Glycine riboswitch aptamer from Lentibacillus kapialis, 97 nucleotides, folded computationally. Its Rfam family is "Glycine riboswitch aptamer". From the family's description: This family represents the bacterial glycine riboswitch. The prediction has a mean pLDDT of 82.
[in-house]
RNA sequence: AUGAAUACAAGGGGAGAGCUUACUGUUCAAGGGAGCAGUAACGCCGAAGGAGCAAACGUUCAGUGAAUCUCUCAGGCAAAAAGACUCUUGUAGGACG
Numbered sequence: 001a002u003g004a005a006u007a008c009a010a011g012g013g014g015a016g017a018g019c020u021u022a023c024u025g026u027u028c029a030a031g032g033g034a035g036c037a038g039u040a041a042c043g044c045c046g047a048a049g050g051a052g053c054a055a056a057c058g059u060u061c062a063g064u065g066a067a068u069c070u071c072u073c074a075g076g077c078a079a080a081a082a083g084a085c086u087c088u089u090g091u092a093g094g095a096c097g
Base pairs, nucleotide, nucleotide: 006092007091008090009089010088011087012086013085018042020041021040022039023038024037025036026035027034028033043077044076045075049073050071051070052069056064057063
């Protein structure tokens, strides 16, 4: 003196699926309707989290074993919030030269 992997922080981008139905509560209305929240029912989504396994390894038996794959427990299905992943900046770090 270059400043990789990796970690943290801030900001940005970020998909999918019923603005479903019923009941209860509440607010606005008072032409008997609309919004929000909760519970239940049916229908769906996969990119918080979680769970599962292929090759391979293995004393070839146990086991280890990844995901954007699969499952849908959880979460979600107008907006909002969240959101795997990704970009920029900064701090740490110190591979490589």